[in-house]
The RNA shown here (transfer RNA) has 74 nucleotides and comes from a Nanobdellota archaeon. The source organism's lineage runs through Archaea, Nanobdellati and Nanobdellota. The prediction has a mean pLDDT of 83.
RNA sequence: GGGGCGGUAGCUCAAUCUGGGAGAGCACACGGCUGAAGACCGUGGUGUUCGGGGUUCAAAUCCCCGCCGUCCCA
Numbered sequence: 001g002g003g004g005c006g007g008u009a010g011c012u013c014a015a016u017c018u019g020g021g022a023g024a025g026c027a028c029a030c031g032g033c034u035g036a037a038g039a040c041c042g043u044g045g046u047g048u049u050c051g052g053g054g055u056u057c058a059a060a061u062c063c064c065c066g067c068c069g070u071c072c073c074a
Base pairs, nucleotide, nucleotide: 001073002072003071004070005069006068007067010026011025012024013023020057028044029043030042031041032040050066051065052064053063054062
């Protein structure tokens, strides 16, 4: 330098192919339970979907540019 895959909650990842309500598990906060703690039960999503631009009535999703991670080629 060229190419593939990936970037979404604190962490691990779905949702992208086929555009329309942003979600799961773990963790966390509060309450219940307990002598206390853990486990368990209930409630709460906590988010600029990497950044910018474009298309569209509507973009995490499609298109373009850039950044970062990883792998392959040179």